TPP riboswitch aptamer (THI element) from a Gammaproteobacteria bacterium, 93 nucleotides, folded computationally.
Lineage of the source: Bacteria > Pseudomonadati > Pseudomonadota > Gammaproteobacteria.
Rfam family: TPP riboswitch aptamer (THI element). Gene Ontology term of the family: thiamine pyrophosphate binding. The literature on the family includes a 2002 paper in Nature by Winkler et al., "Thiamine derivatives bind messenger RNAs directly to regulate bacterial gene expression".
[in-house]
RNA sequence: GAGUGCGGCUAGGGGCGCCCGUGUACGGGCUGAGAGCGACCCUUUGAACCUGAUCCGGGUAGUACCGGCGUAGGGAAGCAAGCACUAUCCUCC
Numbered sequence: 001g002a003g004u005g006c007g008g009c010u011a012g013g014g015g016c017g018c019c020c021g022u023g024u025a026c027g028g029g030c031u032g033a034g035a036g037c038g039a040c041c042c043u044u045u046g047a048a049c050c051u052g053a054u055c056c057g058g059g060u061a062g063u064a065c066c067g068g069c070g071u072a073g074g075g076a077a078g079c080a081a082g083c084a085c086u087a088u089c090c091u092c093c
Base pairs, nucleotide, nucleotide: 001089002088003085004084005083006082008079009078010077011043012042013041014040017030018029019028020027021026049074050073051072055068056067057066058065
């Protein structure tokens, strides 16, 4: 130096439901990283997210709440160099 992991910058992708007050704004409750302006998550080593799905089983006050589906089909990337490690490979002293 290669390699592995973590991080950084820039760019991009994504979702935001259920219940109650109350019909709206607004407020409260539930799960969750995140339930619309704000952060959060994810970027091919891709379950972030979408389709299947007005799906199936369980549970709940109710819900995309939990699980299956899911080794399914899609899905958005570049940069330089930082830190750590290194059994192995390459080079120099």